The RNA shown here (transfer RNA) has 68 nucleotides and comes from a marine eukaryotic metagenome. Its mean pLDDT, the model's own confidence on a scale to 100, is 83. The RNAcentral record of the sequence draws on MGnify. Rfam family: tRNA.
[in-house]
Formats: sequence, C1' cells, structure tokens
RNA sequence: CCGUAGCUCAGUUGGUUAGAGCAUCCGACUCAUAAUCGGCAGGUCGAAGGUUCAAGUCCUUCCGGGCC
Repeated sequence: CCGUAGCUCAGUUGGUUAGAGCAUCCGACUCAUAAUCGGCAGGUCGAAGGUUCAAGUCCUUCCGGGCC
C1' cells in the first nucleotide's frame, strides 16, 4: 500500500436498490463450431468490534498478500 462476483477492477468529500468488463449458464445466428448479438444468475464488500439516524467508505484490533 492492497483485500468488493469465479478472474481483473470501479465505487476517493458516509446517503438512490452494491456496479462494469471477462468467464460460466440460457437463447439468437450457423449444417456445425467459433466469432458476434441478447438475456439470466452470481456478493452479507478479508474477520471481529466501535462511531453514526445511516458504513464498502471513518476509527480500533486481528488475518492474508505486496513493496522498502
């Protein structure tokens, strides 16, 4: 310094229902596959506590990873 979906990440003055791309799955297209297009699903935001009307976001302690 980082930890948010299977993977890569956004969410950065706390406030609308937690999002995107890729992958998976379903469908369209095709003789078929790929590519392309459309759609669904997928998360208690590393863990526990605290502050607050309200926490992914602020504070504390841990856990894991990276750099010096």